[in-house]
Context: one part of a larger RNA
Molecule: small-subunit ribosomal RNA, central domain
Organism: uncultured bacterium
């Protein structure tokens, strides 16, 4: 390559969103590119299969046949795939109506706690820890009690609960503002999925410029422990953490499980919504439709497990995998202020 895989074995890109591309609902009808097929013409020779011969046999060899093609030209077929042209709604969007949400920006604000100041009461110890000290404390700490200043989280609520594509979002209000789920079945009528390049989003940390600094804390001081202790414990503490704009682009970025759409028993919990029964109003029961748990039928899976929210049974389209190290490494290239990032060998070796 042809395959065969990708929760844990090698292997879903961290997530959208898309342009080229590939794929495409249900119906009519037309064309004849693909698609089938008839003829007719080409496919040298050698060689391949088969048949007969020739060398004592076989290699080798001579003769005949027959295969051998995304080939060309004409003449049919129209089912499927296309093209074109007409219609439909069921997928896709629109559009009344209702609802829930820590979804996103952005300005207010509000209460507990730390911690620092001021003053007041007090006095001799606090703190710390397995035990200590190191630190603070008569220059009056700790405790306690009123004031005051600051910065960063936002208990209970709170849930296996919700909400966003992921990242990830919780005090309260108000401005903007994106997204969903039910339900009418009123409009467009296939507008659908999927996506190489690409361009956006992207936790911590890191950088840049300026603010800000209350806790906490890499580094660093000390103190302890120990054979040593560049550490676990412990006292200090500056980067950082926040906040503005601007960069980095990376994770065990995880469900270690691309996206889409459709089909395959049940059962129990929740959280949004519709319709019935029920009620004064409810709880409650019931059916459905979207979400999230848990446990299972078949089936699948090496097992563990997965199981309508698939890892089942199908199709699309995209991405990766190919024994272990070297190596996510060098080189070269693109990105970045820098760290560093993407992309990505080989000799060697087992």
């Nucleotide at each position: 390559c042809u395959g065969g895989g990708c929760g844990u074995a090698a292997a879903g890109c961290g997530c959208a969103c898309g342009c080229a591309g590939g794929c495409g609902g249900c119906u009519g009808a037309u064309c004849a590119a693909g698609u089938c097929u008839g003829a007719c013409g080409u496919g040298a020779a050698a060689u391949c299969u088969c048949c007969c011969g020739g060398c004592u046999u076989a290699a080798c060899u001579g003769g005949g046949a027959g295969g051998g093609g995304u080939c060309g030209u004409u003449g049919g077929a129209a089912a499927c795939u296309g093209g074109u042209u007409g219609g439909c709604u069921u997928g896709a969007g629109g559009u009344g109506g209702u609802g829930a949400g820590a979804g996103g920006g952005g300005u207010g604000u509000g209460g507990a706690a730390u911690u620092c100041c001021c003053g007041g009461u007090g006095u001799a110890g606090u703190g710390g820890u397995g035990g200590a000290a190191u630190g603070c404390g008569u220059a009056g700490a700790u405790a306690u009690c009123g004031g005051g200043a600051g910065g960063a989280a936002c208990a209970c609520c709170a849930g296996u609960g919700g909400c966003g594509a992921a990242a990830g979002c919780g005090g309260c209000a108000c401005c903007c503002u994106g997204g969903c789920a039910c339900u009418g079945a009123c409009c467009u009528g296939a507008c659908g999925c999927u996506c190489a390049u690409g361009u956006g989003c992207g936790a911590a940390a890191g950088c840049g410029u300026g603010g800000g600094g209350a806790g906490c804390a890499a580094a660093c001081g000390g103190g302890a422990u120990u054979a040593g202790a560049u550490a676990c414990c412990c006292c200090g503490g500056u980067a950082g953490u926040c906040c503005a704009c601007g960069c980095c682009g990376u994770a065990a970025a995880c469900g270690a499980u691309g996206a889409g759409u459709a089909c395959u028993a049940g059962g129990u919990g929740u959280g949004g919504g519709u319709g019935g029964a029920g009620u004064c109003a409810a709880a409650u029961c019931u059916a459905u439709c979207c979400g999230u748990g848990c446990c299972g039928a078949a089936g699948c899976a090496a097992a563990c497990g997965c199981g309508c929210u698939a890892a089942g049974u199908a199709c699309u389209c995209c991405g990766c995998c190919u024994g272990g190290g070297g190596a996510g490494u060098a080189c070269g290239g693109c990105c970045g202020c820098a760290a560093g990032g993407c992309u990505a060998a080989a000799a060697c070796u087992c």